This is a predicted structure of a 76-nucleotide RNA (c-di-GMP-I riboswitch aptamer) from a Candidatus Acetothermia bacterium. The source organism's lineage runs through Bacteria, Bacteria candidate phyla and Candidatus Bipolaricaulota. The sequence was found by an Rfam model in a public genome assembly.
RNA sequence: CCGCCGAAAAGGUAAACCCGGAGCGAUCCGGGGGCGCAAAGCCAUGGACCUCCAGCGAGGCCGCCAGGCUGCCGAA
Numbered sequence: 001c002c003g004c005c006g007a008a009a010a011g012g013u014a015a016a017c018c019c020g021g022a023g024c025g026a027u028c029c030g031g032g033g034g035c036g037c038a039a040a041g042c043c044a045u046g047g048a049c050c051u052c053c054a055g056c057g058a059g060g061c062c063g064c065c066a067g068g069c070u071g072c073c074g075a076a
Stems, first nucleotide, its partner, number of pairs: 005074002012037002017032006035063001041069003045066003049060004
């Protein structure tokens, strides 16, 4: 120095729930909140799940798993 790894400190993010708004809905946005998170940063690429639709089909979710790209700090 790099990788695995995750003690400490600083910083980051923000589940449920509440308020306001958007959407048929899943869900999203803003404010409060803080269960958690070392990739819980980004990308719907594959699978899972969810919504709308009679169906074809169209969407949502990466804080479910895998994959890709990127990344802060530093002991054992």